């Protein structure tokens, strides 16, 4: 330098092909109920400008592009 993957709540991860309605899980925080207490269990609440700019479109996590960062491969 070429190529091609991957980055989404504190962490892990589902949706991206094939645009659409509060962005969903599971552990982690927290509250509450049980429980002598705590752990489990059950309810419930927070918490993600989807790496970041542009762009297309009536609507972008998903399509286009330019970056940034990680990986793998080739030269």
């Nucleotide at each position: 330098g070429g190529a091609c993957c991957c980055g989404u709540c504190g962490u892990c991860u589902a949706g991206c092909c094939u645009g659409g309605a509060u962005a969903g899980g599971a552990c982690g925080g927290u509250a509450g109920c049980c429980u002598c207490c705590u752990a489990a269990g059950c309810u419930g609440c927070a918490g993600a400008u989807c790496g970041g700019g542009a762009g297309u479109u009536c609507a972008a996590a998903u399509c286009u592009u330019c970056c940034c960062g990680g990986g793998u491969c080739c030269g």
Molecule: transfer RNA
Organism: Candidatus Nanoarchaeia archaeon